[in-house]
Context: one part of a larger RNA
RNA sequence: CUGGGCGUAAAGAGCGUGUAGGCGGCUGGUCAAGUCCGACGUGAAAGCCCCCGGCUCAACCGGGGAAUUGCAUCGGAAACUGGCCUGGCUAGAGGGCAGGAGAGGGAAGCGGAAUUCCCGGUGUAGCGGUGAAAUGCGUAGAUAUCGGGAGGAACGCCGGUGGCGAAGGCGGCUUCCUGGCCUGUACCUGACGCUGAGACGCGAAAGCGUGGGGAGCGAACCGGAUUAGAUACCCGGGUAGUCCACGCCCUAAACGUUGCGCACUCGCCGUUGGGCGUGCUGGCACGCUCAGUGGCUGAGCUAACGCGUUAAGUGCGCCGCCUGGGGAGUACGGCCGCAAGGUUGAAACUC
Numbered sequence: 001c002u003g004g005g006c007g008u009a010a011a012g013a014g015c016g017u018g019u020a021g022g023c024g025g026c027u028g029g030u031c032a033a034g035u036c037c038g039a040c041g042u043g044a045a046a047g048c049c050c051c052c053g054g055c056u057c058a059a060c061c062g063g064g065g066a067a068u069u070g071c072a073u074c075g076g077a078a079a080c081u082g083g084c085c086u087g088g089c090u091a092g093a094g095g096g097c098a099g100g101a102g103a104g105g106g107a108a109g110c111g112g113a114a115u116u117c118c119c120g121g122u123g124u125a126g127c128g129g130u131g132a133a134a135u136g137c138g139u140a141g142a143u144a145u146c147g148g149g150a151g152g153a154a155c156g157c158c159g160g161u162g163g164c165g166a167a168g169g170c171g172g173c174u175u176c177c178u179g180g181c182c183u184g185u186a187c188c189u190g191a192c193g194c195u196g197a198g199a200c201g202c203g204a205a206a207g208c209g210u211g212g213g214g215a216g217c218g219a220a221c222c223g224g225a226u227u228a229g230a231u232a233c234c235c236g237g238g239u240a241g242u243c244c245a246c247g248c249c250c251u252a253a254a255c256g257u258u259g260c261g262c263a264c265u266c267g268c269c270g271u272u273g274g275g276c277g278u279g280c281u282g283g284c285a286c287g288c289u290c291a292g293u294g295g296c297u298g299a300g301c302u303a304a305c306g307c308g309u310u311a312a313g314u315g316c317g318c319c320g321c322c323u324g325g326g327g328a329g330u331a332c333g334g335c336c337g338c339a340a341g342g343u344u345g346a347a348a349c350u351c
Base pairs, nucleotide, nucleotide: 003323004322005321006320007305008304012319014202015201016200017199021195022194023193025089026088027087028086029084030083031082033081034080035077036076037075038074039073041071042070049065050064051063052062053061054060092192093189094188095187096185097184098183099182100181104178105177106176107175108174109173110172111155116150117149118148119147120146121145122144126137127136163170164169207248208247209246210245211244212243216242217241221237222236223235224234259318260317261316262315263314264313267296268295269294270293271292272291273290274289275288276287277286278285279284280283300307301306324351325350326349333344334343335342336341
């Protein structure tokens, strides 16, 4: 420099914002850098290739040609790419206005059910637990039941095959602050766009630091069982943790194991949120349409499985990644971290 690839074989970065860069809508003008044409110079000789010739042939040697796909200069072309004081446009993108749905995010306050604990009443011999038991709890009165109180955590029904978010993720109610999305309109801007190496931000759970909190659950741990043993599965306890504030960590089967954006390409059925129309006693039905989310399926694709307008089809732009298994996501070094460790990431050797 280049090939083939990345749903399940190795391979899409956990997700986003965005810098450089790459790529870029319709239509005029201009320049002529890329591009194309011509001329001229150069591209040493030898060699390779073609023709002719000399040693009896050949190797070898001599002569001629071609080639040397390149570079420079000059002249020219203007379709495409590109540059420019550029001019214009509205189909991309953004904004305005009018509506809409939503567990999207942050903060504060409030609520009821339940568990546990405490106090009191009733009440008495058990309760609990299991495959069966035992440890455990209970006559110092448990379990059960009624009343009162404390505290923490999670929010039943609605609830969905539903919704929202970039992902992680988000579910009681109210208020405040706040992000995104959808529909209608076509009023404004006029290519302002796509992607995105670095960078920056977010990032479940567990874990870490300081302080708080601690009802239930519960690694570790202790006990009871089981068993040949049982450092388990089952049972009784139970610390960290789980919760809150602030600060770290930065991983995952972070999965749709499928990067983002745009365009194009059969049909049927369901569902969520809008818009429009038609029909009937302000509610429903039907149809059309936009955005989302599901199922089946055609062409096409695929090694098959399967995917199939939410593509894994057909194309384009940009990024990331793969290149036999083990060694190994290890070692060394760098960077990051309080630590745990993370990230980048080999080789010998071996099959």